[in-house]
Parts: sequence; structure tokens; C1' cells
RNA sequence: GCCAUCCUAGCUCAGCUGAUAGAGCAUUCGAUUCGUAAUCGAAAGGUCGUGGGUUUGAAUCCCAUGGAUGGCUCCA
Repeated sequence: GCCAUCCUAGCUCAGCUGAUAGAGCAUUCGAUUCGUAAUCGAAAGGUCGUGGGUUUGAAUCCCAUGGAUGGCUCCA
């Protein structure tokens, strides 16, 4: 330098054919218990990497760009 995959909640990840952004764990509160753990219930938590475009409508389609992982190539 080239190619592929990926970037969504604090962490790990879903999200189909463009139509209200979700789960588990963690956190907070409550229930239960003599108490802790465990268990159960609830709440909070998001510029969907960034910037544009298309569209009535974009996490999803298009363009540019940053980053991560893997593969390939070149050099003396």
C1' cells in the first nucleotide's frame, strides 16, 4: 500500500425487508433473610465511531473520513 470483517448502554453483544433503539451482566432502589450471598421486581443508563448525502422517514442505503482485528503484497 491492497482486501475482508467490525465500531450500537459502563462491559459483552442482538437489531431481518428503511418505520417507537433492545438483551444479558454490572449500577441504583425495593422485596425476601436475624444478616450476607443467592433469588425476585423496578428504575436509571444511547450524538448507533465522525462528517455529509438520498428519503416523508436512516443504526440500516450512498460518499468521505478515523479507529480495531485478520489476511495479502512490496522494500533494502
The RNA shown here (transfer RNA) has 76 nucleotides and comes from an Acidobacteriota bacterium. Rfam family: tRNA. Model confidence (mean pLDDT): 81 of 100. Taxonomically the source falls in Acidobacteriota (Bacteria, Pseudomonadati).